[in-house]
Molecule: small-subunit ribosomal RNA
Organism: uncultured bacterium
RNA sequence: UUAGAGUUUGAUCCUGGCUCAGGAUGAACGCUGGCGGCGUGCUUAACACAUGCAAGUCGAGCGAAGCACUUUUUUAGAACUCUUCGGAGGGAAGAGAGGGUGACUUAGCGGCGGACGGGUGAGUAACGCGUGGGUAACCUGCCCUGUACAGGGGGACAACAGUUAGAAAUGACUGCUAAUACCGCAUAAGCGCACAGGACCGCAUGGUCCGGUGUGAAAAAUUCCGGUGGUACAGGAUGGACCCGCGUCUGAUUAGGUAGUUGGCGGGGUAACGGCCCACCAAGCCGACGAUCAGUAGCCGACCUGAGAGGGUGACCGGCCACAUUGGGACUGAGACACGGCCCAAACUCCUACGGGAGGCAGCAGUGGGGAAUAUUGCACAAUGGGGGAAACCCUGAUGCAGCGACGCCGCGUGAGUGAAGAAGUAUUUCGGUAUGUAAAGCUCUAUCAGCAGGGAAGGAAAUGACGGUACCUGACUAAGAAGCCCCGGCUAACUACGUGCCAGCAGCCGCGGUAAUACGUAGGGGGCAAGCGUUAUCCGGAUUCACUGGGUGUAAAGGGAGCGUAGGCGGCGACGCAAGUCUGGAGUGAAAGCCCGGGGCCCAACCCCGGGACUGCUCCGGAAACUGCGUCGCUGGAGUACGGGAGGGGCAGGCGGAAUUCCUGGUGUAGCGGUGAAAUGCGUAGAUAUCAGGAGGAACACCGGCGGCGAAGGCGGCCUGCUGGACCGUGACUGACGUUGAGGCUCGAGAGCGUGGGGAGCAAACAGGAUUAGAUACCCUGGUAGUCCACGCCGUAAACGAUGACUACUAGGUGUCGGGGCACGACAGUGCUUCGGUGCCGGCGCAAACGCAAUAAGUAGUCCACCUGGGAAGUACGUCCGCAAGGAUGAAACUCAAAGGAAUUGACGGGGACCCGCACAAGCGGUGGAGCAUGUGGUUUAAUUCGAAGCAACGCGAAGAACCUUACCUGGCCUUGACAUCCCGGUGAAUGCAGGGUAAUGCCUGCAGCCUUUCGGGGCAGCGGAGACAGGUGGUGCAUGGUUGUCGUCAGCUCGUGUCGUGAGAUGUUGGGUCAAGUCCCGCAACGAGCGCAACCCCUAUUUCCAGUAGCCAGCAUUUAAGAUGGGCACUCUGGAGAGACUGCCCGGGAUAACCGGGAGGAAGGCGGGGAUGACGUCAAAUCAUUAUGCCCCUUAUGAUCAGGGCUACACACGUGCUACAAUGGCGUAAACAAAGGGAAGCAAAGCGGUGACGCCAAGCAAAUCCCAAAAAUAACGUCCCAGUUCGGAUUGUAGUCUGCAACCCGACUACAUGAAGCUGGAAUCGCUAGUAAUCGCGGAUCAGAAUGCCGCGGUGAAUACGUUCCCGGGUCUUGCACACACCGCCCGUCA
Repeated sequence: UUAGAGUUUGAUCCUGGCUCAGGAUGAACGCUGGCGGCGUGCUUAACACAUGCAAGUCGAGCGAAGCACUUUUUUAGAACUCUUCGGAGGGAAGAGAGGGUGACUUAGCGGCGGACGGGUGAGUAACGCGUGGGUAACCUGCCCUGUACAGGGGGACAACAGUUAGAAAUGACUGCUAAUACCGCAUAAGCGCACAGGACCGCAUGGUCCGGUGUGAAAAAUUCCGGUGGUACAGGAUGGACCCGCGUCUGAUUAGGUAGUUGGCGGGGUAACGGCCCACCAAGCCGACGAUCAGUAGCCGACCUGAGAGGGUGACCGGCCACAUUGGGACUGAGACACGGCCCAAACUCCUACGGGAGGCAGCAGUGGGGAAUAUUGCACAAUGGGGGAAACCCUGAUGCAGCGACGCCGCGUGAGUGAAGAAGUAUUUCGGUAUGUAAAGCUCUAUCAGCAGGGAAGGAAAUGACGGUACCUGACUAAGAAGCCCCGGCUAACUACGUGCCAGCAGCCGCGGUAAUACGUAGGGGGCAAGCGUUAUCCGGAUUCACUGGGUGUAAAGGGAGCGUAGGCGGCGACGCAAGUCUGGAGUGAAAGCCCGGGGCCCAACCCCGGGACUGCUCCGGAAACUGCGUCGCUGGAGUACGGGAGGGGCAGGCGGAAUUCCUGGUGUAGCGGUGAAAUGCGUAGAUAUCAGGAGGAACACCGGCGGCGAAGGCGGCCUGCUGGACCGUGACUGACGUUGAGGCUCGAGAGCGUGGGGAGCAAACAGGAUUAGAUACCCUGGUAGUCCACGCCGUAAACGAUGACUACUAGGUGUCGGGGCACGACAGUGCUUCGGUGCCGGCGCAAACGCAAUAAGUAGUCCACCUGGGAAGUACGUCCGCAAGGAUGAAACUCAAAGGAAUUGACGGGGACCCGCACAAGCGGUGGAGCAUGUGGUUUAAUUCGAAGCAACGCGAAGAACCUUACCUGGCCUUGACAUCCCGGUGAAUGCAGGGUAAUGCCUGCAGCCUUUCGGGGCAGCGGAGACAGGUGGUGCAUGGUUGUCGUCAGCUCGUGUCGUGAGAUGUUGGGUCAAGUCCCGCAACGAGCGCAACCCCUAUUUCCAGUAGCCAGCAUUUAAGAUGGGCACUCUGGAGAGACUGCCCGGGAUAACCGGGAGGAAGGCGGGGAUGACGUCAAAUCAUUAUGCCCCUUAUGAUCAGGGCUACACACGUGCUACAAUGGCGUAAACAAAGGGAAGCAAAGCGGUGACGCCAAGCAAAUCCCAAAAAUAACGUCCCAGUUCGGAUUGUAGUCUGCAACCCGACUACAUGAAGCUGGAAUCGCUAGUAAUCGCGGAUCAGAAUGCCGCGGUGAAUACGUUCCCGGGUCUUGCACACACCGCCCGUCA
């Protein structure tokens, strides 16, 4: 003492990168900033520096000068005293000279120190540093200990004086002088050197000791003494010098480097060894264990991080090194090749009289500059330490302190308690509230810090205090003077409102923002940290993502194409020895600081002090001998040899063979051949193709032939011969570990390609032609050259793949096959068992992300080699090597992305497969597309032509009906609490109706009539007037929504629970075999059950029974005006109820004895009898905010309300849906027959009359099984027309009318007469329909005043065809592929913009 998360996908597992959370910093930047302590502060320009300071000291070494005091002397003669005023005495200051004293000063000589201290990190990849050793190869001033000395002389040079050069710096010459300065001589215990000798010792050179001879070198004084200082030698201590082992960054796209180079002999030089230097001799030395070269870098203790191993760093503090403007050099000295010394050269700066000189902040401050960025030209030597001195003392930018900076660490404060009316304000709100929030205010306290006042240290035992009136203590005083920063989508703690609208912006990654943004901006609220908080940069961590601890390579990145083999790595069994590795004991070292632990001191902490531990390392001395190693002796199991066998497309060379293609010659023979999806180019009457015979030539070897054989791989195939390699089996004679792997290296290495020379039948890049096609530089066809073949030489690559390196051992089985051996049986064909070697399949454990592998491992272990570290750029560029070239080998970066990938899952998709279905095709019938008209849409036009619907699934759709209204649009007028709702106030009694004026009309104005209730206070109701809350909006968003609807599709599917399988997404069930209209049913099955769908239950219809019988019916009876009209009846039709009936129930066959299918009987109906209603999970951000509802946004004298007129009806054109036609299966006329389902009171209307008619007049009946609409039509009968733009067709137009309605001009329908257009069956294309269906005929209804060819219904007449499932379209199930998942209308590549 090891923490993870986000991000590749529709989802999953894995691989893999990117990113985040942590810690740290000499930091910088943004916002903010109360106090103190301790630290820390040019990382950049080793850039340049103004100014001041940073190394001096000793007069107790010396001369000299000055000063002070004193003394002597010379000069001088003052004050003062006396005075006879003539003078006398007195001797001071001052000046000069000499001596003395000074614990006064110091330019010079001299001594010691300026080699320490302080700074910086440029250089340096090095014995520079670290660590451990060595010096028998060395030095060491001052210091300590010991021994022995210091006798006697000499000559100079500064200072100084004089002369002189120069602008200056600085000199030159002459003269004088002292010393602890300098030089001889004497002395020599001892020392050095030279020579010869003896004893002892050492790993070698060698060292130590002893005595001998020769020779060489000393000294300074001062003091009463003690002492201080000096000389020599020996030793110690300290400091240094040199040598060695080990360790110490990156690049091989740096592979060879080196001539003083490597060594030797002899010299020189040094404190000392040494090519350190020199002369000569030899030719060595270093290097894949990475030399040389290039890049980068001061090294370490340590610091940061980390669980550790590691990784990164080398600020501060400490050790070492290097440097001092750049480069070189020496001098002095104990020590330097010397930061504040010298000389030379260079650059730069300054002075100059132009001749010449001066300088070196990488010392402390400070300046300029550079930069994102780093401080005061402070105080003091009081302390610690250093230099000098005997000392006092002097010097000390070392140091101690102070100043500046939140730069870091640590500590403290910005108040504490109480306080709910949960104040106000603010934010939000569903308007109720909620939050801010005990927060504030208020009340009661306290005084840490800061501020004020007083006292006031320690810092040595005495003196001395820069810090400093500082720390600290005390007192009084006021809650006052003291909080910000970042964040709130996930990771990641913390959410709402408004603004914005892919804009502005955010962003560490994923990603937010296109009108409801918890992601932008602001606010409220919240979270985190706090005098700081964020951001940026860098390092470690997380990252087991370079993996020693601790990874991989079949498919994710990754096994070399294969073999032989060098170096190297690893290596069988037994014994003995050694002790290098290894283990163990002891010793030395591992500086201090730091770290950890325990104590202690500053109030605590940071910080500091003390003790201990640790410092995993290195060295030395013992011990052990299992393992590794080394040595020796053996062994046979690994490996090899020998002998005996058989197998084989192993290799090389030579020879031989037949089939086939092509060509040539000749014969037969005639018009085609050839080729394709179809063709054409091509060949052929000059005789092809076809066929026969002969010949030529090249290449390849059918059948056998086989997941059979051989080979290291590439690869190897007719037969025979020769030469030759390897493997296997058997025997167990021989060798005795001889093995294995293998960086470099060498060899082999398909095809294509290259060179030279041959060869060339077929095939065939390039090329030509023909097709295909929008094009077709392709696929197809006809030709055809390199090449393919041979010899020799290159190239050296492949999906060179088992995408799987080699070797060894071990680990269940089953079943083939090839080669060899053994045993048993046997009929001598063989069979069974077993063993060795090869080659396949299946499969268990185990492994693996899964797929899968599985004795031929991808299992379990071992050895060695090769290779990988996100995708792209890129196997590219540059460099190098190889190659004739083509090219190969080696092999990056900038930049860019957040992924790129593997395996598996579910879907969707496929011009994949299997099966199945549907008027899907096919088979049919009738249409559309052409004409005219109707209607809808687009477009255009317009003041407006309101809006919506848009492939199927918009377009006779919303609209079941726009002249006004509708109406939403346009023009103009008019109203503003409003046309409509609720609330309040005032006044009124109405409301409302009628009438009038005016207007285009509403609005507006005027007149008349005109309430209820009461306990009399009032109440109700209504309109008028007024103020504001509000109304109103067919304004926007169907991509904010509810609801409703369309569609796939009435397709047969869609799911769940439990269990099981899978790491998981998921699978199973639901798949399979049958069957069905159906996930319908049966059987099977790791599934068993269940739900929503299917079916059934519901309605209509087809048959029938029973009940009922009016307004329906009339068989029989009666009446009758002949009408079921009446009596009567309910048998029938019919109507309305209630039942029955159909269930594969029965028979035969098939099937599996099942489900079910085929046929049959019976039955009105038969296998779902026909039709309807009924629409699973879901898809399309499908449609609708204009049915309604509704969030948000917008308008509010208008985007609301209202009125008139206009428009929605426009019209060059395009499309959809229909109607009517084009005619004789027809038109017209005459007369006749048969329905169903509906509607009717603001209605349907008979009959009658009028009108040519639409219709009108009058009017019975009927709220309807009663009456009416109402005539059904096609049809059938008769007549006519005679194939024509017609007796077809009816558009258009004219005239005259009818009806509805305030009103038919824009803009209605209908009627009559007249007019009589296009159109003669419709291009490409396309639609509907499988039976009472299509087709055809008429009837009704909704809407509606009026206005259908549309829509919704009704019945009449009533077909044809379906072989079949290849194809088109749609759908279902299983399976397969997939780089799609917005799901093929996908994804994606190239070019261009």